[in-house]
RNA sequence: GCGCGAUUAGCUCAGGGGUAGAGCACAUGCUUCACACGCAUGGGGUCGCAGGUUCAAAUCCUGCAUCGCGCACCA
Numbered sequence: 001g002c003g004c005g006a007u008u009a010g011c012u013c014a015g016g017g018g019u020a021g022a023g024c025a026c027a028u029g030c031u032u033c034a035c036a037c038g039c040a041u042g043g044g045g046u047c048g049c050a051g052g053u054u055c056a057a058a059u060c061c062u063g064c065a066u067c068g069c070g071c072a073c074c075a
Base pairs, nucleotide, nucleotide: 001071002070003069004068005067006066007065010024011023012022013021018055026042027041028040029039030038048064049063050062051061052060
């Protein structure tokens, strides 16, 4: 340099045009002598960035960025 894949909550991930979700974690309450476990409730998101298409974009298209894999090149 070329190609492919990934980027969504603190972490690991799902969702692929029409209300953003799960598990874990976190907070509060219940329970306990206390802790853990368990139960209930709750907070937490510019869906990597910028454009485009569309009535409507996390989702489709383009560019860029970062990460991973493969190929090529090379002192």
Molecule: transfer RNA
Organism: Verrucomicrobiales bacterium